[in-house]
c-di-GMP-I riboswitch aptamer from Candidatus Desulfolinea nitratireducens, 88 nucleotides, folded computationally. Its Rfam family is "c-di-GMP-I riboswitch aptamer". From the family's description: GEMM was predicted in a large-scale screen for bacterial structured RNA regulatory elements. Genes associated with GEMM are involved in a diverse array of functions, including chemotaxis regulation, signal transduction, secretion and chitin. Rfam links the family to the GO term cyclic-di-GMP binding. Its mean pLDDT, the model's own confidence on a scale to 100, is 86.
């Protein structure tokens, strides 16, 4: 140096809620708050009986399965790419 592991040290992040703001909406940026979290860093690329918005089907029904089109979610899981610090 790298892989592996996750003591301790320095740190870093910040759920759920509140307050503005954009959005049909899931959500998302800023403040705030801390549930956490060794990749809770970065990608939507795979999957997601996780959300959401329009259609169109069946039906009592604005449910439910199923299917198309367009979305969110990385704090769902894989995957990639990068990273602090070194006890057992």
């Nucleotide at each position: 140096a790298c892989c592996a592991c996750g003591a301790a040290a320095a740190g870093g992040u910040a759920a759920a809620c509140c307050c503005a703001u954009c959005g049909c909406g899931a959500g998302a940026u800023g403040g705030g708050g801390g549930c956490g979290c060794a990749a809770a860093g970065u990608c939507a690329u795979g999957g997601g009986a996780u959300c959401c918005g329009c259609a169109a089907u069946u039906g009592a029904a604005a449910a439910g399965c199923a299917u198309g089109c367009a979305g969110a979610c990385c704090g769902c899981c894989a995957g990639a790419c990068c990273g602090c610090c070194g006890a057992a």